[in-house]
């Protein structure tokens, strides 16, 4: 950079000792009944992966796609929608506001 996904799911123990929820900002939360970080064990999920079936192809192999099942291995993850808003837009409201969609930014995977 490209593509896909992001309202589901899954925590105990030890060390540690005041912060944390990506950044800015506004909220709202979590935290001395123990934050971050590190370690151990456990778990979740199914991107990669394995198997089967179907599609594609005149046929086979390969490749690709879809679906189902699985979980040994590579990642990832285990408060709250990516915690929520920020820009644009639609609906609604006298208004404040509320609800939806898209985008931006970000995270993860594969290439």
């Nucleotide at each position: 950079c490209u593509u896909a996904u992001c309202a589901a799911g899954a925590a105990a123990g030890g060390c540690a000792g005041a912060g944390g929820g990506a950044a800015u900002u506004g909220g709202c939360c979590c935290g001395u009944u123990g934050a971050a970080g590190c370690c151990u064990u456990g778990g979740c999920a199914a991107c990669c992966c394995a198997u089967a079936u179907c599609a594609c192809c005149a046929c086979u192999c390969g490749u690709u796609g879809a679906u189902a099942u699985g979980a040994a291995g590579g990642u990832g993850c285990c408060a709250a929608a990516u915690c929520c808003g920020a820009u644009c837009u639609c609906g609604u409201u006298c208004a404040c506001g509320c609800g939806g969609g898209a985008g931006a930014a970000g995270a993860u995977a594969a290439g």

SAM riboswitch aptamer (S box leader) from uncultured Sediminibacterium sp., 111 nucleotides, folded computationally. Its Rfam family is "SAM riboswitch aptamer (S box leader)". Gene Ontology term of the family: regulation of gene expression. The prediction has a mean pLDDT of 83. The sequence is in RNAcentral, with records from MGnify.